Annotation: This is a predicted structure of a 126-nucleotide RNA (SAM riboswitch aptamer (S box leader)) from an Actinomycetota bacterium.

RNA sequence: ACCUCAUCAAGAGGGGCAGAGGGAAACGGCCCGUUGAAGCCCCGGCAACCUAUUCGAUAAUUCUCGUUCGCGAGGCCAAUCGGAAUUCGGUGCCAACUCCGACCUGAUAACCAGGGCAGAUGAGCA
Numbered sequence: 001a002c003c004u005c006a007u008c009a010a011g012a013g014g015g016g017c018a019g020a021g022g023g024a025a026a027c028g029g030c031c032c033g034u035u036g037a038a039g040c041c042c043c044g045g046c047a048a049c050c051u052a053u054u055c056g057a058u059a060a061u062u063c064u065c066g067u068u069c070g071c072g073a074g075g076c077c078a079a080u081c082g083g084a085a086u087u088c089g090g091u092g093c094c095a096a097c098u099c100c101g102a103c104c105u106g107a108u109a110a111c112c113a114g115g116g117c118a119g120a121u122g123a124g125c126a
Stems, first nucleotide, its partner, number of pairs: 003124006013043005021032003027101003044094003049090002052086004056081003062075005098118001103115004
């Protein structure tokens, strides 16, 4: 790389270098850009996928007590949670729904909605 799973309508920008492109690729739109694009660096932030800590829910097992021996009450607690909080750390991200469409369905051209394809990110696998 492939493959598997989850998420993708929310959120978060300043400075320096640079100098014409950029929004994944091709096509069609629509946008962003010399009031400075891509890229690189610094600082800041968002988020909560992984890690860590704490709390909560359910609670197998087990323990204690009671018992009319059917069971009842209580405690601890494995595992689980698409529950909550925090953030030292690993990533990611900080215009527009993944900017929108293209294919399928909803009788239908448009609109709108759902899905698919493709893609992104994380975790796993290898």

Its Rfam family is "SAM riboswitch aptamer (S box leader)". Rfam describes the family as follows. The SAM riboswitch is found upstream of a number of genes which code for proteins involved in methionine or cysteine biosynthesis in Gram-positive bacteria.
The coordinates come from a structure-prediction model, not an experiment, and the mean pLDDT is 77.
It was read from a public genome assembly, where an Rfam model found it.
The source organism's lineage runs through Bacteria, Bacillati and Actinomycetota.